[in-house]
RNA sequence: GGGGCACUAGCUCAACUGGCAGAGCGCGGGACUCCAAAUCCCGCGGUUGGGGGUUCGAGUCCUCCGUGCCCCG
Numbered sequence: 001g002g003g004g005c006a007c008u009a010g011c012u013c014a015a016c017u018g019g020c021a022g023a024g025c026g027c028g029g030g031a032c033u034c035c036a037a038a039u040c041c042c043g044c045g046g047u048u049g050g051g052g053g054u055u056c057g058a059g060u061c062c063u064c065c066g067u068g069c070c071c072c073g
Stems, first nucleotide, its partner, number of pairs: 001072007010025004019056001026044006049065005
């Protein structure tokens, strides 16, 4: 220098063919218990890495940039 993949909640990851952004863990409260753990109930959670574009509508498509990993030279 060229190419590929990934980036979504505090963490690990989903999200079909473009059509309401979710799960588990975590955190807060409660039930249960002599107390706790476990279990159960309720709740808290997001600029979908950043900018721009296409579209009625973008996590998803296009583009530029950033970060990480891999391959080629």
This is a predicted structure of a 73-nucleotide RNA (transfer RNA) from Thermocrinis ruber.
The gene name in the source record is tRNA-Trp-CCA-1-1.
The organism belongs to Thermocrinis, within Bacteria.
The RNAcentral record of the sequence draws on ENA and GtRNAdb.
It matches the Rfam family "tRNA". It is annotated as a transfer RNA.